[in-house]
RNA sequence: GGUAGAGGUGCGAUUUUUAUCAGUAACAAUAAGGAGUUAAGCAACGUUGAUUUAUUGUGAAAGGAAACAUCGCCGAAGCGUAUAACUGAAGCUUUAAGGUUAUUUGGCUGGGGGUAUAUAUAAUAUAUAUGCCACUGUCACUAAGAAAUUAGUGUUGAGCUAUC
Numbered sequence: 001g002g003u004a005g006a007g008g009u010g011c012g013a014u015u016u017u018u019a020u021c022a023g024u025a026a027c028a029a030u031a032a033g034g035a036g037u038u039a040a041g042c043a044a045c046g047u048u049g050a051u052u053u054a055u056u057g058u059g060a061a062a063g064g065a066a067a068c069a070u071c072g073c074c075g076a077a078g079c080g081u082a083u084a085a086c087u088g089a090a091g092c093u094u095u096a097a098g099g100u101u102a103u104u105u106g107g108c109u110g111g112g113g114g115u116a117u118a119u120a121u122a123a124u125a126u127a128u129a130u131g132c133c134a135c136u137g138u139c140a141c142u143a144a145g146a147a148a149u150u151a152g153u154g155u156u157g158a159g160c161u162a163u164c
Stems, first nucleotide, its partner, number of pairs: 001164005008074001010073005016067003026058007036045002039094004077109003080105001082103006110136002113133008137156001139154006
């Protein structure tokens, strides 16, 4: 270096379903109000009352999440960095925050769980970071044991086991 393999409430993708988003946005009606309405430009709308506010009626979707199944897997993958493309404010153009995808980078994380705080988020969901708590995998050392194995301490996936 190649090949095969292990960890367990293990990881990811996809279909379907479900809740959330939300009785929100939007639309319509009524009332108030009275001059402008946008991120910017144009267009358009507006004293025949717009934008706005309140009430009533109708009433979504995306992103995010969970469950079952199927498939692919065991740095699985997630987060971050950088680059590019796409998307992104009513009709057009440009663009902001934000979002998505692809590529990149050994920057971080052995694995899942609980808990506190912070950030993202509509969110008490979920994710990430940090601290703490046990559990578990790996290897090393020590002790016990005939052995299987058990206990303790420490390490951490750039790892471990088998084989070529």

Lysine riboswitch aptamer from Terrisporobacter glycolicus, 164 nucleotides, folded computationally. The prediction has a mean pLDDT of 78. The RNAcentral record of the sequence draws on MGnify. Rfam family: Lysine riboswitch aptamer. Its family is annotated with lysine biosynthetic process in the Gene Ontology. Lineage of the source: Bacteria > Bacillota > Clostridia > Peptostreptococcales > Terrisporobacter.